Predicted 3D model of a 143-nucleotide RNA (Glycine riboswitch aptamer) from Tepidimonas taiwanensis. The sequence is in RNAcentral, with records from Rfam. It matches the Rfam family "Glycine riboswitch aptamer". Gene Ontology term of the family: glycine biosynthetic process.
[in-house]
């Protein structure tokens, strides 16, 4: 001084799917013909709105979580196939013992924008956002 590759700021880009429904609880508003007449407050009740929270139906997938191919790496319990042994010698078969395997099969490791939908999200906008680009520290590792 270049490259590699992790992790950390910072800057920029960044999908999808519901303005569902029903209740408690606080707030505004209206009830000119609610609460035996008329004014006024103030309460109860009814209604519409908007909020927190909770339920339920419906959706989404890119925080996070969870599952897995190949591949490796363990085991021979069962299956397969091999060797071998069953008194000697030669042929034929048998297998219930021993051994062994780049073997099924089982067990462990085992990614992703796939999968799943546990958690998250579901008009805009805003937050939040795998990922992927630059810049900046910082460590591995190579020349």
């Nucleotide at each position: 001084u270049g490259c590699u590759u992790g992790c950390c700021u910072g800057c920029u880009g960044g999908a999808g799917a519901g303005a569902g429904g029903c209740g408690u609880c606080g707030c505004c508003g209206c009830g000119c013909c609610g609460g035996c007449c008329c004014c006024g407050u103030g309460c109860c009740c009814g209604c519409c709105g908007c909020g927190c929270c909770g339920c339920c139906c419906a959706c989404c997938g890119a925080a996070g979580g969870a599952g897995c191919a190949a591949a490796c790496g363990c085991c021979c319990a069962g299956c397969g196939c091999c060797g071998u042994g069953c008194c000697a010698c030669g042929g034929g078969g048998g297998u219930g013992g021993c051994g062994g395997c780049c073997g099924c099969c089982g067990c462990g490791u085992g990614a992703a924008u796939c999968u799943c939908u546990c958690a998250g999200g579901u008009a805009a906008a805003g937050c939040g956002g795998a990922c992927a680009g630059c810049a900046g520290g910082u460590g591995u590792g190579c020349c």

Notes:
Its mean pLDDT, the model's own confidence on a scale to 100, is 77.